[in-house]
Parts: sequence; C1' cells; structure tokens
RNA sequence: CGGGGUGUAGCGAAGCCUGGUUAUCGCACGUGCUUUGGGAGCACGAGACCGUCGGUUCGAAUCCGACCACCCCGACCA
Repeated sequence: CGGGGUGUAGCGAAGCCUGGUUAUCGCACGUGCUUUGGGAGCACGAGACCGUCGGUUCGAAUCCGACCACCCCGACCA
C1' cells in the first nucleotide's frame, strides 16, 4: 500500500440480509424476600440511544459514503 472481517450496557452475544412505538438475552451489579450463615432460589431495578461524522428516508443499530480502532491475508522491505 491492496483485500477481507469485527466494532451494540462492566463482560460475552442476538438483532443488520428484508428499515417501523419504548434495542433483546446470558453472566456480573443493586434492592427486597426465603435461609442461622455461606451458597442458592425468587421478585424488582439500574445500566448501551448501537466506533465517529455525514447522506438517503416520514422513520436508520439496520441502507449508502468517508474516516477511526483492532484482527487476518497479501504485497513491499529485510
């Protein structure tokens, strides 16, 4: 330099293809209850507006463009 992939709560994922009220799940976290306690179970709750900036649209995590970060392959150098 070229090609490809990934980016969504603290962590790990789904959702994207085929746009549609309030973005889902697991673990973790907080509160309450059960338990002598530990652990565990149940109920409730907090937490991301989706890598960044634009575009299209009545409406974008989703479609389009550029850029950023990380990973892989290739080229180049040695």
A computed fold for a 78-nucleotide RNA from a Chloroflexota bacterium, annotated as transfer RNA. The prediction has a mean pLDDT of 81. NCBI's taxonomy places the organism under Bacteria, Bacillati, Chloroflexota. It matches the Rfam family "tRNA". Rfam classes the family as a transfer RNA.